[in-house]
Context: one part of a larger RNA
RNA sequence: GAACGAACGUUAGCGGUGUGGCUUAGGCAUGCAAGUCGAGCGUGAAAGUCUUCGGACGAGUAAAGCGGCGAAAGGGUGAGUAACACGUAACCAAUCUACCCAUGAGACUGGAAUAGCCACUGGAAACGGUGGGUAAUGCCAGAUGGUCCGCCUGGGGGGCAUCCCCUGGUCGGUAAACGGUGGCGAAAGCUGCUGCUCUAAGAGGAGGUUGCGGGCUAUCAGCUAGUUGGUGGGGUAAUGGCUCACCAAGGCGAUGACGGCUACCGGGUCUGAGAGGACGGUCCGGCACACUGGGACUGAGACACUGCCCAGACUCCUACGGGAGGCUGCAGUCGAGAAUCUUCCGCAAUGGGCGAAAGCCUGACGGAGCGACACCGCGUGCAGGAUGAAGGCCUUCGGGUUGUAAACUGCUGUCAGGUUCUAGGAAUGAUUGGAUGUGAACAACAUCCAAGGUGACCAAGACCAAAGGAAGCAACGGCUAACUCUGUGCCAGCAGCCGCGGUAAGACAGAGGUUGCAAACGUUGUUC
Numbered sequence: 001g002a003a004c005g006a007a008c009g010u011u012a013g014c015g016g017u018g019u020g021g022c023u024u025a026g027g028c029a030u031g032c033a034a035g036u037c038g039a040g041c042g043u044g045a046a047a048g049u050c051u052u053c054g055g056a057c058g059a060g061u062a063a064a065g066c067g068g069c070g071a072a073a074g075g076g077u078g079a080g081u082a083a084c085a086c087g088u089a090a091c092c093a094a095u096c097u098a099c100c101c102a103u104g105a106g107a108c109u110g111g112a113a114u115a116g117c118c119a120c121u122g123g124a125a126a127c128g129g130u131g132g133g134u135a136a137u138g139c140c141a142g143a144u145g146g147u148c149c150g151c152c153u154g155g156g157g158g159g160c161a162u163c164c165c166c167u168g169g170u171c172g173g174u175a176a177a178c179g180g181u182g183g184c185g186a187a188a189g190c191u192g193c194u195g196c197u198c199u200a201a202g203a204g205g206a207g208g209u210u211g212c213g214g215g216c217u218a219u220c221a222g223c224u225a226g227u228u229g230g231u232g233g234g235g236u237a238a239u240g241g242c243u244c245a246c247c248a249a250g251g252c253g254a255u256g257a258c259g260g261c262u263a264c265c266g267g268g269u270c271u272g273a274g275a276g277g278a279c280g281g282u283c284c285g286g287c288a289c290a291c292u293g294g295g296a297c298u299g300a301g302a303c304a305c306u307g308c309c310c311a312g313a314c315u316c317c318u319a320c321g322g323g324a325g326g327c328u329g330c331a332g333u334c335g336a337g338a339a340u341c342u343u344c345c346g347c348a349a350u351g352g353g354c355g356a357a358a359g360c361c362u363g364a365c366g367g368a369g370c371g372a373c374a375c376c377g378c379g380u381g382c383a384g385g386a387u388g389a390a391g392g393c394c395u396u397c398g399g400g401u402u403g404u405a406a407a408c409u410g411c412u413g414u415c416a417g418g419u420u421c422u423a424g425g426a427a428u429g430a431u432u433g434g435a436u437g438u439g440a441a442c443a444a445c446a447u448c449c450a451a452g453g454u455g456a457c458c459a460a461g462a463c464c465a466a467a468g469g470a471a472g473c474a475a476c477g478g479c480u481a482a483c484u485c486u487g488u489g490c491c492a493g494c495a496g497c498c499g500c501g502g503u504a505a506g507a508c509a510g511a512g513g514u515u516g517c518a519a520a521c522g523u524u525g526u527u528c
Base pairs, nucleotide, nucleotide: 001528002527003526004525006524007523008522009521010520013378014377015376016375017374018373019371020370026334027333028332030331031330032329035069036068037067040066041065043063048057049056050055076289077288078287086213087212088211089210090209091208092207095206096205097204100202104198105197106196108142109141110140111139117132118131119130120129121128122127148173149172150171152169153168154167155166156165157164158163179194180193181192182191183190184189215261216260217259222252223251224250227249228248229247230246231245232244233243234242264286265285266284267283268279269278270277271276291312292311293310294309295308314325315324316323317322342368344367345366346365350364351362352361353360354359381411382410383409384408391402392401393400394399415469417464418463419462420461424458425457431451432450433449434448435447436446437445438444472517473516474515475514476513477498478497479496483512484511485510486509487508493500494499
C1' cells in the first nucleotide's frame, strides 16, 4: 500500500447492488417448512334451512380409512474425515436405475383377506384388544408367453487373463390391472385418452476400481493375524477377506509405513510485476452429518434432518402403571461472545411434488424489513460580493489571520417532503371460435392459431414548495502533507519506531490556525 463475513470509538443526508451467527455441531417456548390424487377403492356426516312432521335440501359435500406417487429432492451445517473424501484422467469383459423418451409383444381363469364401519371392551393419556362384516390399480394361486433367465449344444466375429458380441437348437423356469375415464350406439360393439406386464435401446442418475495431485510432525521407526495371498462356501445390483472354513506365510516401510496434531475438498478469493504466499464466508460442483452411539425395515433409490427400533444424556406430561420430544429448515428465544437481522408479505414469476385437468402444497423461491457491514453513485448549493464588518486567535501594538468566508444581491432545483400517474415483470390456464390429425363420425380426444381473466412487491415521469432538512473525523517533532499561543513542570500524560515531558514543550492538555480524507474518519485484529 491492498484486502476483510470484521469489531470498537466519534460522527451521519439519500439511493442502488451485494452481504450479515466466523464463538457453543450449546439448550430451545411458539408458528410454519411435504404433500397430493374421488379419472384406483369401499364408506360417509354435521351445523343450518325448509317441512304436509313422513322427510327434503345441505351432499354423495366435508371427513377419516385402504391404495398409488412423492416424502432419498429441495433447504441447513462443516462436527467428523489426511481418505479413492475431493480434483483430474481412465476403466467396469464386474454393475443397478422409479419417473421421462423411443421399439416390439401382451394382459387368460380363479381365490382368500383386511382397514375404514358396527358391537363389546382395556387405559389418566399415548395407544390399543376381541368379535362381526366390506372394496380395490391392495394381496395370493394357476395358465399362457418371448429376441427374457438357467443347463446342455452348433456356427460366425472380436478382444484386455478371467472373456464379450451376433445368430441357431433341445429341456426347464418366470408376467400382468382390459383397470379408470370420455364419445357414438337400443344393445352387441366401434373409437379417443390414460394406466398395467414383459422386452430391448436411449437420456439423465447411482455404485465400484485404478494412475496422478494437493497439510505439519522422526522429540512418532518399525507396523500388521482377516493381517497378505490361495481354494471352496456365503453375501451383494456388482468385483473383492466383503464375510466364513481350510491352506500357505505373507503384506507395508527413510520415495517416511505406523502413530500424533491440524483440516471438509474443488471451481475460486485476497495479495503480488510475476513466481509465489495466505485463505476456502457468500455463489456453483462434490462429500459428510442431522441430540450422542448402534441397527435394520420399506423402497428404483436411504441404512433416511421434520420415518422406525434399541441404548444413553437432557427436557416435558403423568392418575406413578406409563408416555412424549429432537430448529446443523425459516423466523424467533436464552446462553456464551468484541460480534452478526423480521416470530414480515406472496405463491404473481422461476422451479419442485401430486393430479387427466382445474388446482392444492411449497419459510425452495420471488419480495419487503433491519444493520454505513462492503462497493458504487448523488447531494449538503451556484454566481456576484471589501469599507476586507463583527467576533475569535496572534501581535514587534503598526498590524496580520480566519477571509469572498459571512452578511447582502441574483439564480438553480439533484436528494429528502407533498400531489398525481401508472409501464413492465404475464407466459400459461378455464372458456369461446377456427384449422389440422386420429376416427365410421360434424362426437370425443390431441396439436396449432385468435379472443380472453390472473401482480406479493417495485419504478420512471409530470406538477408544487423551498437554500430551505443534510459534515464530520483524524492528524500537524522526524519518518509524513500540515504551527503558533496558553496551561502543566520527568507531574499529568503521549508513543507505530526513533523518542517527547525536570519553567518559554511546534511531541502532554486546551484554543486558534493548517493539512489529509470525507458520509465517513480513525483505532484494533488478520492476510499478502

This is a predicted structure of a 528-nucleotide part of an RNA (small-subunit ribosomal RNA, 5' domain) from an uncultured soil bacterium. It matches the Rfam family "Bacterial small subunit ribosomal RNA". Gene Ontology terms of the family: structural constituent of ribosome and ribosome. Its mean pLDDT, the model's own confidence on a scale to 100, is 83. The RNAcentral record of the full RNA draws on SILVA.